Record summary: This is a predicted structure of a 267-nucleotide part of an RNA (large-subunit ribosomal RNA, domain VI) from a metagenome. The RNAcentral record of the full RNA draws on SILVA. Its mean pLDDT, the model's own confidence on a scale to 100, is 83. It matches the Rfam family "Bacterial large subunit ribosomal RNA". Its family is annotated with structural constituent of ribosome and ribosome in the Gene Ontology.
Context: one part of a larger RNA
RNA sequence: CGAAGGUGUAUUGAGGAAGACUGUCCCUAGUACGAGAGGACCGGGACGGACGGAGCUCUGGUGUGUCUGUUGUCCUGCCAAGGGCAUUGCAGAUUAGCCACCUCCGGAAGGGAUAACUGCUGAAAGCAUCUAAGUAGGAAACCCGUUCCAAGAUGAGUACACCCAUGCGGUUAACGCGGUAAGGCCCGUGACAAGACCAUCACGUUGAUAGGCCGGAGGUGUAAGCACGGUAACGUGUGUAGCCGACCGGUACUAAUCGGCCGAGGG
Numbered sequence: 001c002g003a004a005g006g007u008g009u010a011u012u013g014a015g016g017a018a019g020a021c022u023g024u025c026c027c028u029a030g031u032a033c034g035a036g037a038g039g040a041c042c043g044g045g046a047c048g049g050a051c052g053g054a055g056c057u058c059u060g061g062u063g064u065g066u067c068u069g070u071u072g073u074c075c076u077g078c079c080a081a082g083g084g085c086a087u088u089g090c091a092g093a094u095u096a097g098c099c100a101c102c103u104c105c106g107g108a109a110g111g112g113a114u115a116a117c118u119g120c121u122g123a124a125a126g127c128a129u130c131u132a133a134g135u136a137g138g139a140a141a142c143c144c145g146u147u148c149c150a151a152g153a154u155g156a157g158u159a160c161a162c163c164c165a166u167g168c169g170g171u172u173a174a175c176g177c178g179g180u181a182a183g184g185c186c187c188g189u190g191a192c193a194a195g196a197c198c199a200u201c202a203c204g205u206u207g208a209u210a211g212g213c214c215g216g217a218g219g220u221g222u223a224a225g226c227a228c229g230g231u232a233a234c235g236u237g238u239g240u241a242g243c244c245g246a247c248c249g250g251u252a253c254u255a256a257u258c259g260g261c262c263g264a265g266g267g
Base pairs, nucleotide, nucleotide: 001152005163006162007161008160009159010158011157015149016148017147018146021049022048023047024046025045026044027043033038051106052105053104054103055102059100060099061098062097066093067092068091069090070089071086072085073084074083075082076081110144111143112142117137118136119135120134164266166178167177168176169175183262184261185260186259187204188203189202190201191200209255210254211253212251213250214249215248216247218244219243220242225238226237227236228235229234
């Protein structure tokens, strides 16, 4: 821009894409078969491999503004307590998130029409013949069935709901300009789900959107100060302490203020 006014929501599915895999063992059954050795079809079940999808309860990894320990050095005048730098200084743990080595699930079943092939009936050709008329089966292949995208499918589909015949000009059902409706965009706070930007999604005081604060979960592992014990290093008590990013709730304290723009009149 189109889709025969404008708008919002929900959809159909032409078409496209994905997927399609496979092993071992057990039962049937040591049966059928076979002199024996051996050893099934059909049917049923269990457990796997690789691949794919989803997820973070478990296990594990990461976890550079979490906690702790600790080395060197500089600084806060000194002690103590801290801060900077040294790969995040190094080391031990570790929430959320993201992941796999972890967990769950999947390939189907079934239907249709067939291939090779197997048939039935059956002439041409008194026989025979699956074929010439007619007709039954038959494969991981084909078409459906499963998942995803999908009406620019210009063949532009469908349903429901909302807004409505405004002012001026005009050669007067055209068309042009302007203000609006429903609605949308800009703007602002952001990320549970989204993300390079954009978009998407949530929210904007009739408010829990983010931050702060409060509580909880969870992590670290018992802070500082003081007291006591020890010559001291240090230990013990106060005290499962102090501190804490993302997690779960609550709470308008802070910031989402005030606003602007676009947007139909239906041959």